Predicted 3D model of a 372-nucleotide RNA (Bacterial RNase P class A) from Nocardioides ginsengisoli.
RNAcentral holds the sequence, with entries from ENA.
It matches the Rfam family "Bacterial RNase P class A". Rfam classes the family as a ribozyme. Rfam's curators write: Ribonuclease P (RNase P) is a ubiquitous endoribonuclease, found in archaea, bacteria and eukarya as well as chloroplasts and mitochondria.
It is recorded under the gene name rnpB.
RNA sequence: CGGGCUGGCCGGGCGACCGCGUGACCCCCGCCGCGAGGCGACGGGUCCCGAGGAAAGUCCGGGCUCCACAGAGCAGGGUGGUGGGUAACACCCACCCGGGGUGACCCGCGGGACAGUGCCACAGAGAACAGACCGCCGUGCCUUCGGGCGCGGUAAGGGUGAAACGGUGGGGCAAGAGCCCACCAGUGCGCCGGGUGACCGGCGCAGCUCGGCAAACCCCACCCGGAGCAAGACCAGACAGCACACGUUCGAGGGCGGCUCGCCCGAGUGUGCGGGUAGGUCGCUCGAGGCUGUCGGCAACGGCAGCCCUAGAUGGAUGGUCGCCCCCUCGGCAACGAGGGACAGAACCCGGCUUACAGGCCAGCCCGUCCC
Numbered sequence: 001c002g003g004g005c006u007g008g009c010c011g012g013g014c015g016a017c018c019g020c021g022u023g024a025c026c027c028c029c030g031c032c033g034c035g036a037g038g039c040g041a042c043g044g045g046u047c048c049c050g051a052g053g054a055a056a057g058u059c060c061g062g063g064c065u066c067c068a069c070a071g072a073g074c075a076g077g078g079u080g081g082u083g084g085g086u087a088a089c090a091c092c093c094a095c096c097c098g099g100g101g102u103g104a105c106c107c108g109c110g111g112g113a114c115a116g117u118g119c120c121a122c123a124g125a126g127a128a129c130a131g132a133c134c135g136c137c138g139u140g141c142c143u144u145c146g147g148g149c150g151c152g153g154u155a156a157g158g159g160u161g162a163a164a165c166g167g168u169g170g171g172g173c174a175a176g177a178g179c180c181c182a183c184c185a186g187u188g189c190g191c192c193g194g195g196u197g198a199c200c201g202g203c204g205c206a207g208c209u210c211g212g213c214a215a216a217c218c219c220c221a222c223c224c225g226g227a228g229c230a231a232g233a234c235c236a237g238a239c240a241g242c243a244c245a246c247g248u249u250c251g252a253g254g255g256c257g258g259c260u261c262g263c264c265c266g267a268g269u270g271u272g273c274g275g276g277u278a279g280g281u282c283g284c285u286c287g288a289g290g291c292u293g294u295c296g297g298c299a300a301c302g303g304c305a306g307c308c309c310u311a312g313a314u315g316g317a318u319g320g321u322c323g324c325c326c327c328c329u330c331g332g333c334a335a336c337g338a339g340g341g342a343c344a345g346a347a348c349c350c351g352g353c354u355u356a357c358a359g360g361c362c363a364g365c366c367c368g369u370c371c372c
Base pairs, nucleotide, nucleotide: 001368002367003366004365005364006363007362008361009360010359012325013324014323015322016321017320018319020050021049023047024046025045026044027043029040030039031038032037052343056354057353059352060351061350062349063348064228065227066226067225076224077223078222079221080220081095082094083093084092085091096110097108098107099106100105111219112218116217117216118213119212120211133158134157135154136153137152138151139150140149141148142147166184167183168182169181170180171179185209186208187206188205189204190203191202192201193200194199232282233281234280235279241273242272243271244270245269246268253265254264255263256262289308290307291306292305293304294303295302296301326341327340328339329338330337331336
């Protein structure tokens, strides 16, 4: 210099004017009160704050709320190499194994196919206790002496296929074949060594050569109660009751109380059906929170210290105009002029994943080439 890999970050900036939403304070005014004071509608003013890296899809996991719940099991669903992180996860980190790349690095829907059942398109003779289409060998018959037909043996060679039941060499044989032998590959078993572990390395033995699919059923291990902020609670308003159950001396139900005992209140309470309402308040935003530093750890992450407060709407705010600058495109020699500035957008809150995205910045690493 050229090409590439990985990780992180930004997502227009400054100013002026106008406007919108929540909150605090003040003005104006009203109501209550003897008073000190308290409460508050409309309007006006000042001040603080006011979308995102994905707020999105709603695909996972949790908090929170209500309902259910002794324990265990069945059904159903989910997860699936190992170790760790976490509130938890299908997420993240590190490693192992397999595959790809010269390399940085990337990809894996990665338990079990000798527990059982099932499936393997097309082609092919045959697709899983293998299989004779061509070929090879033996043999019987026929022969126009080229060969043909029948029976049997054979998986070395050809051919089909994604896949045909180890590879090379030798022995052996009628021809062949792990039929036998040597080496290699795989599998299983045993021993030794390393590692927390997945697993790795070495040695020996056994001719054992055992195809794939579990996102087919299934088996194994582990995990999972249901519904969701329209959860749920309160106030106001409206309406029409009915049925059943348990109760009123034998006490339903409720209060105090962690529980039992005990004390007190006590005539209604619960469920279902029917009817009515569509207003307001709370829940609501301080939280597994953010930033900085430091310590532990390869890392994900965790501990400690300091600092910060940062939207809470409900016909649903978060915007518009102008000027200067920035970036891109077009025209122009130039000065400059014109046009444009991605994806999108809170609604109970967090942790992830996935998807969308104009343009730009930073760091580390790899390969090639040249020069010193």